[in-house]
RNA sequence: GCCUCUAUAGCUCAGUGGUAGAGCACUUGUUUCGUAAACAAGGGGUCCAGGGUUCGAAUCCCUGUAGAGGCU
Numbered sequence: 001g002c003c004u005c006u007a008u009a010g011c012u013c014a015g016u017g018g019u020a021g022a023g024c025a026c027u028u029g030u031u032u033c034g035u036a037a038a039c040a041a042g043g044g045g046u047c048c049a050g051g052g053u054u055c056g057a058a059u060c061c062c063u064g065u066a067g068a069g070g071c072u
Stems, first nucleotide, its partner, number of pairs: 001071007010024004018055001026042005048064005
């Protein structure tokens, strides 16, 4: 220098054009003498940044940034 992959909740990840989700974690409640566990409910995300396409973009296109891998 070139190529590929990744970036979504505190963490690990799903979601491949039509209202952003799961598990764990967190908060509250029930239960217990108390803790844990269990059960129920709840909070939390401008989807890496900017631009474009579209009636509509996390999703498609372009550029950039960060990380991982490969080639020279």

A computed fold for a 72-nucleotide RNA from a Candidatus Pacearchaeota archaeon, annotated as transfer RNA. The RNAcentral record of the sequence draws on ENA. Lineage of the source: Archaea > Nanobdellati > Candidatus Pacearchaeota. The prediction has a mean pLDDT of 83.